[in-house]
RNA sequence: UCACGGGUAGUUCAAUCGGUAGAACGCCUGCCUCUGAAGCAGGAGGCUCGAGGUUCGACUCCUCGCCCGUGAA
Numbered sequence: 001u002c003a004c005g006g007g008u009a010g011u012u013c014a015a016u017c018g019g020u021a022g023a024a025c026g027c028c029u030g031c032c033u034c035u036g037a038a039g040c041a042g043g044a045g046g047c048u049c050g051a052g053g054u055u056c057g058a059c060u061c062c063u064c065g066c067c068c069g070u071g072a073a
Stems, first nucleotide, its partner, number of pairs: 001072007010025004019056001027043005049065005
């Protein structure tokens, strides 16, 4: 420098060929317990890397940039 893959909740990952974002673990509260853990119930937490574009509507499509990984020079 070029090509490909990836960037979504604190972490690891989903999201049906565009229809308004979920799960597990963790965290908080309650129940239970002598206390704690485990278990059970409930809750908080993300405008999806950034900026534009297309569209009635974008995590999803297009362009540019940033970051991580792999490969080739």
Molecule: transfer RNA
Organism: Planctomycetota bacterium